[in-house]
Molecule: c-di-AMP riboswitch aptamer (ydaO/yuaA leader)
Organism: uncultured Myxococcales bacterium
RNA sequence: UACUUCCCGGUGCCGAAUCCCGGGAAACCGGGAACGGGGGACCCAAUCGGGACCCGUCCUUCGGGGCGGGUCCAGGGGCGUAUCGCCGGUAAUGGCGUAGGGCACUUCUCGGCCCGAGCCCGUCAGCUAACCCCGCAGGCAUCGAGGAGAGGCGUA
Numbered sequence: 001u002a003c004u005u006c007c008c009g010g011u012g013c014c015g016a017a018u019c020c021c022g023g024g025a026a027a028c029c030g031g032g033a034a035c036g037g038g039g040g041a042c043c044c045a046a047u048c049g050g051g052a053c054c055c056g057u058c059c060u061u062c063g064g065g066g067c068g069g070g071u072c073c074a075g076g077g078g079c080g081u082a083u084c085g086c087c088g089g090u091a092a093u094g095g096c097g098u099a100g101g102g103c104a105c106u107u108c109u110c111g112g113c114c115c116g117a118g119c120c121c122g123u124c125a126g127c128u129a130a131c132c133c134c135g136c137a138g139g140c141a142u143c144g145a146g147g148a149g150a151g152g153c154g155u156a
Stems, first nucleotide, its partner, number of pairs: 011141004018033006035135005044126001050073010075124001076121004084097004100115004105149007
């Protein structure tokens, strides 16, 4: 001097995921507010019905059938921007696009960059007032130019 890692603090990004109070050395626990999500009438809309395995129990013409419980999964559904199409392959991984979404107050124009996942419920949930229940994580480091508007701070 350069690079990398760790810790503390600051400023920001995606996201609902922030703030306050009490206890605690802390981790964390409890409560509240803001924000976010689900269930749930009339009316309206809608209308066949699941499968496999295991356990228990009842019946049996011994072929099997009924009921209850558990596990997994077609179907269906939920959170989310994250849907759909094509290519390739036995398949998996993958590739090219795309609906849609993000880039630091809002919006318009121009240019640019990126995401386009994942998880859950378990046969069941439309809408839905009252009412009921739940979440409040995690992951990151940065777009510029111009116009209009809003807000904040400082100075006089």